[in-house]
Molecule: Bacterial RNase P class A
Organism: marine sediment metagenome
């Protein structure tokens, strides 16, 4: 120092609480009777939170609205080959960055469609650009005149060095030039096409040609792909109980299909749907609802996610909500300890999985790496 898994005490007692069985049950009810049913209530018996029961971020089941149909607009995802009910999730590679390394991390399709943007600092920042600077030329100064050097104006050349920046339009070397420049050549890096060879693919490796070279950003509009119809358990479905209308609007009208238009269904045009006011009733029950893509172990095929087979286990279902306190033994942790102390953090089911995220005390264990 890097990756990984593990559990979040255990048995027993006593007392409270929620929930179901079971057995008594004063009171009520039923029956001609024996008897039955049975409200508080008592009694024995079972069973009761998590690894996240959290965010509610995604995929599903189920459930309803039409069997969820077209378009447009919207969102979301993006190497590859698998797992999966699915999935934006896991697995395994590939490929680029970090890292001495184990190993981490990538929102990883397109920047030669097109559009927008690149701060500062710089001369210049995208079909660039010339401060400093090299270099030719005229005039002028050192100096009257020539040569040479040097300084300065002004015109032209350049882009090599220096300067700035994250990021300056390909590197190193040679030719080449007045001085340079892929301006020419050799290699090297990139780009593009094309050939061989491996891989199921991403994609590697290797060669050949080209012109020399086209920055960057798409969690920035956009462009391509592939997915997505909505709502959700106050879904939705039964049952019982009760009540009363009134008044205003009102028609190629209104509701659903919750973003819009088609298409679709449903009601309805004066015996009037809807939409608003006053007025009235109720505001109970039961199912959905916990047995499930369930847990566990052995196995048996796979790198490996996960599948198969077989035994075995049943593991809260409340309906504004219970899951607790003490006590003993074990059994871990601090501690030199048969002393003495802890067993703490994060949190708490509400219709169910599969995941991801994030909160988290003190610890074990296994692997590697240096």
């Nucleotide at each position: 120092g890097c990756g990984g898994g593990g559990g979040a005490u255990g048995c027993g007692g006593u007392c409270g609480c929620g929930c179901c069985c079971g057995c008594c049950g004063a009171a009520g009810c039923c029956g001609a009777g024996a008897g039955g049913c049975g409200a508080a209530g008592g009694c024995g018996g079972g069973u009761g939170a998590g690894g996240a029961a959290a965010g509610u971020c995604c995929g599903a089941g189920c459930u309803c609205c039409a069997c969820a149909g077209g378009g447009c607009g919207g969102g979301a995802c993006g190497g590859u080959g698998g797992c999966u009910a699915a999935c934006g999730g896991c697995c395994a590679c590939c490929g680029g960055c970090c890292g001495a390394a184990a190993g981490g991390c990538c929102a990883g399709g397109g920047a030669a469609a097109g559009u927008g943007c690149c701060a500062c600092a710089g001369a210049g920042a995208a079909c660039a650009g010339a401060c400093c600077g090299c270099c030719c030329g005229u005039c002028c100064c050192u100096c009257c005149c020539c040569c040479c050097a040097g300084g300065g104006a002004c015109g032209a050349g350049c882009a090599a060095g220096g300067g700035u920046g994250a990021a300056a339009c390909g590197g190193u070397g040679g030719g080449g030039u007045a001085a340079g420049a892929g301006c020419c050549c050799a290699c090297c890096a990139g780009c593009g096409g094309g050939g061989u060879g491996g891989g199921u693919g991403a994609c590697c490796a290797u060669c050949c040609c080209g012109g020399c070279u086209c920055g960057g950003u798409a969690a920035a509009c956009c462009c391509c792909g592939u997915c997505c119809g909505g709502a959700g358990a106050a879904a939705g479905g039964c049952c019982a109980a009760g009540c009363a209308g009134g008044g205003a609007g009102g028609a190629u009208g209104a509701g659903c299909u919750g973003g819009c238009c088609c298409g679709g269904c449903u009601c309805g045009u004066u015996u009037g749907a809807c939409u608003c006011c006053c007025g009235g009733g109720u505001g109970g029950g039961c199912c959905g609802u916990u047995g499930g893509a369930g847990g566990c172990g052995u196995u048996c095929g796979g790198c490996g996610a996960c599948g198969g087979a077989c035994g075995u286990c049943c593991c809260a279902g409340a309906g504004a909500a219970a899951u607790g306190a003490c006590c003993g033994c074990a059994c871990c942790c601090c501690g030199a300890g048969a002393a003495g102390g802890g067993g703490c953090a994060c949190a708490g089911a509400a219709c169910u999985c599969g995941g991801c995220u994030u909160a988290u005390u003190a610890c074990c264990c296994c692997g590697c790496u240096u």